[in-house]
RNA sequence: GGGGGAGCGGAUGGUCGCGGCCGCCUUCGGGUGGUCGAGGAAAGUCCGGGCUCCAAAGAGCAGGAGGGUCGCUAACCGCGACCGGGUGAAAGCCCAGGGAAAGUGCCACAGAGAACAGACCGCCGAUGGCCGUGGCGCCUUGUGCGUCGCGGGACAGGUAAGGGUGAAACGGUGGGGUAAGAGCCCACCGCCGGACCGGGUGACCGGCCGGGCACGGCAAACCCCCUCCGGAGCAAGCCCAAGCAGACGGUUGCCUUUACGGGCACGGCGUGGCUCGCGUCGCACUCCGUCGGGUAGGGUGCAGGAGGCCGACGGGCCCCUCGUGGUGAGAUUCGCCGCCACGAAGUGGAAUGACCAUCACCGCAGGGCACGUCUCCGCGGUACAGAACCCGGCUUACGCUCCCCCCACC
RNA sequence: GGGGGUGUAGCCCAAUCGGUAGAGGCAAGCGACUUAAAAUCGCUCCAGUGUGGGUUCGAGUCCCACCACCCCUA
Numbered sequence: 001g002g003g004g005g006a007g008c009g010g011a012u013g014g015u016c017g018c019g020g021c022c023g024c025c026u027u028c029g030g031g032u033g034g035u036c037g038a039g040g041a042a043a044g045u046c047c048g049g050g051c052u053c054c055a056a057a058g059a060g061c062a063g064g065a066g067g068g069u070c071g072c073u074a075a076c077c078g079c080g081a082c083c084g085g086g087u088g089a090a091a092g093c094c095c096a097g098g099g100a101a102a103g104u105g106c107c108a109c110a111g112a113g114a115a116c117a118g119a120c121c122g123c124c125g126a127u128g129g130c131c132g133u134g135g136c137g138c139c140u141u142g143u144g145c146g147u148c149g150c151g152g153g154a155c156a157g158g159u160a161a162g163g164g165u166g167a168a169a170c171g172g173u174g175g176g177g178u179a180a181g182a183g184c185c186c187a188c189c190g191c192c193g194g195a196c197c198g199g200g201u202g203a204c205c206g207g208c209c210g211g212g213c214a215c216g217g218c219a220a221a222c223c224c225c226c227u228c229c230g231g232a233g234c235a236a237g238c239c240c241a242a243g244c245a246g247a248c249g250g251u252u253g254c255c256u257u258u259a260c261g262g263g264c265a266c267g268g269c270g271u272g273g274c275u276c277g278c279g280u281c282g283c284a285c286u287c288c289g290u291c292g293g294g295u296a297g298g299g300u301g302c303a304g305g306a307g308g309c310c311g312a313c314g315g316g317c318c319c320c321u322c323g324u325g326g327u328g329a330g331a332u333u334c335g336c337c338g339c340c341a342c343g344a345a346g347u348g349g350a351a352u353g354a355c356c357a358u359c360a361c362c363g364c365a366g367g368g369c370a371c372g373u374c375u376c377c378g379c380g381g382u383a384c385a386g387a388a389c390c391c392g393g394c395u396u397a398c399g400c401u402c403c404c405c406c407c408a409c410c
Numbered sequence: 411g412g413g414g415g416u417g418u419a420g421c422c423c424a425a426u427c428g429g430u431a432g433a434g435g436c437a438a439g440c441g442a443c444u445u446a447a448a449a450u451c452g453c454u455c456c457a458g459u460g461u462g463g464g465u466u467c468g469a470g471u472c473c474c475a476c477c478a479c480c481c482c483u484a
């Protein structure tokens, strides 16, 4: 210098004060004693669940979420280990990490060409044609024909090695080959396929065989595959009290039964996207529905544990976690360990605080001095932030301390 | 407490299915017209899309986290 992890979140004493519960006193206003009283994030409300109501929450469509493997879990977009890829010199870090040879779509600008591609520059021009020229042959003796060469420019054309454009140009390096080139051929690497062999629970790894390569990128584009998700939320829901004003709609059909009743269909309403299903009502007037009116009070839900057992459903017993006190062994003391006892925030605009002293830690433009430090004096500071039904995570905010690893130097 | 939404210039608002990074109106400044002003006309100025990160060749647009504001709810 770089990286990973863990812990703590000032301590003690005094004075004053706040909220809950229990006991006692009370003139019912309160007083008094005891006990308990924020966090690692109580936050954001981003995931997942408990709990409650709607049906014991069911089926399908739509919609949404997740996506390497194995495990943990009540569950998860969480955690752990591992696999693969990327990155870094290393420790390590990051990955929305299924499918692009099912389909559709997009790839701007630049560029010759952007997905069964493409010839702009460059290279070549073997082959064919053109021009020039040489040899040979023929007879019709010509500006002839045929044939074999040489040269030229680059006409047809060949070429994806090189240049250039781009985020991306249809495997890479080397050699052979060629007119020049090219998986055209070969070696290695990469890639693809295999019902193969070995290892691993598995993701996958190693090997063997086959194939010159056929298959660009984007799914945080539509989409396909697999898995998961019913909706709403403690202002859920239940009980009590208080208060108010009513109006309108609902009289269905068939079967069965002595009757009560039951079944099927139809209609209203509920299940907060739709269809089914389910529930409920259909001569009930103390019922069902639509609209309107009233209330803004009290109680419960409501508390250590998403541990277990029992219960007469009031609760009880055991276990675990944390705190305080006592005690035993050991010991210089404390802690750890064992045992015993007690305890575990709970408001309804919301308590958990303030001040002083000493100590601790951090900083410093002052004093002091050994002159660059904080041993002394002095000054300043000790973050982020405040439970609201509960829990498991994630993310974000934030002060300090300690440990470990890597690299470099001494 | 719980649920939902929005953010582009000083203000109001566009930007097709991601493609030069951004149109328009009001306001502001200057000029013309006018004796002067208003109205009108012309020109100019004003943003990098709330912040940070990711996907992508490329982000105002897609995804994630955070911030600010607004609405609903007995």
Stems, first nucleotide, its partner, number of pairs: 001406008010359007018037008039384001043395002046393005051233004058276004063229005068082005083097001084095004098224002103222002105218003120163002122159003127156002130152009139142001171189006190213001191211004196207004237300004246291005252265005266282006304320002307318004321344008360382005366377002369372001411483007420436003429467001438454005460476005